Predicted 3D model of a 72-nucleotide RNA (transfer RNA) from an Anaerosomatales bacterium. Its Rfam family is "tRNA". From the family's description: Transfer RNA (tRNA) molecules are approximately 80 nucleotides in length. It is annotated as a transfer RNA. Its family is annotated with triplet codon-amino acid adaptor activity in the Gene Ontology. RNAcentral holds the sequence, with entries from ENA. Lineage of the source: Bacteria > Bacillati > Actinomycetota > Coriobacteriia > Anaerosomatales.

RNA sequence: GGACCCUUAGCUCAGUGGAAGAGCGUCUGCUUUACAUGCAGGAGGUCGUUGGUUCGAUACCAACAGGGUCCA
Numbered sequence: 001g002g003a004c005c006c007u008u009a010g011c012u013c014a015g016u017g018g019a020a021g022a023g024c025g026u027c028u029g030c031u032u033u034a035c036a037u038g039c040a041g042g043a044g045g046u047c048g049u050u051g052g053u054u055c056g057a058u059a060c061c062a063a064c065a066g067g068g069u070c071c072a
Stems, first nucleotide, its partner, number of pairs: 001071007010024004018055001026042005048064005
């Protein structure tokens, strides 16, 4: 220098156009003498940024940023 892949909750990841979920974690309550386990409930997201397409974008297109792999 070139090609490709990834970026969504604190972490690991789903979600291929009608507007966001799971597991773990965290908080509260119940259970226990207490802790753990178990059960119930809650909080937590400008979906990397900026533009474009569309009635409508996490999703499609482009550029940029960050990370990774390969080639030179």